This is a predicted structure of a 149-nucleotide RNA (FMN riboswitch aptamer (RFN element)) from Oceanobacillus zhaokaii. The organism belongs to Oceanobacillus, within Bacteria. It matches the Rfam family "FMN riboswitch aptamer (RFN element)". A reference for the family is Vitreschak et al. (2002), "Regulation of riboflavin biosynthesis and transport genes in bacteria by transcriptional and translational attenuation", Nucleic Acids Res.
RNA sequence: UCCAAUCUUCGGGGCAGGGUGCAAUUCCCGACCGGCGGUAACGUGCAUGAUUGCACGAAGUCCGCGACCCAUAAAAGCGUUAUGCUUAAAUGGUUGACCUGGUGUGAGUCCAGGACCGACAGUUAAAGUCUGGAUAAGAGAAGAUGUCG
Numbered sequence: 001u002c003c004a005a006u007c008u009u010c011g012g013g014g015c016a017g018g019g020u021g022c023a024a025u026u027c028c029c030g031a032c033c034g035g036c037g038g039u040a041a042c043g044u045g046c047a048u049g050a051u052u053g054c055a056c057g058a059a060g061u062c063c064g065c066g067a068c069c070c071a072u073a074a075a076a077g078c079g080u081u082a083u084g085c086u087u088a089a090a091u092g093g094u095u096g097a098c099c100u101g102g103u104g105u106g107a108g109u110c111c112a113g114g115a116c117c118g119a120c121a122g123u124u125a126a127a128g129u130c131u132g133g134a135u136a137a138g139a140g141a142a143g144a145u146g147u148c149g
Stems, first nucleotide, its partner, number of pairs: 003149001005145006017029003031129002033118002035065004042057006060116002069093004075087004098114005120132003
């Protein structure tokens, strides 16, 4: 100095305006939003005589992950004559969407244009955007400590 380990904090955004209707932020026109890590020819800054180097930022639709849902289920709690009920570690599974043109040696990431996607439950009427589980969980990010190795 780095790592393991322990702890702390942080860790998701969005229907303006209009139409129909008894009723819709749910339908229709239209509007708006984009979690985490990686990659990245772009951008910004710094350094260099230059080549170039370093730092930071950059993908909803590429690669991987998380949330949600399903199955099995340790353990705990409750209860019974009894195979039951609740919560649930862990393991496994399911899970959306991109093309065209340009530049170029090279584009899935750059530039331009057009398109597409979005858990579950609820609701005077069908929801990516409202309400709820959720003051939850979480990919991970930052910081502190760092005996021993």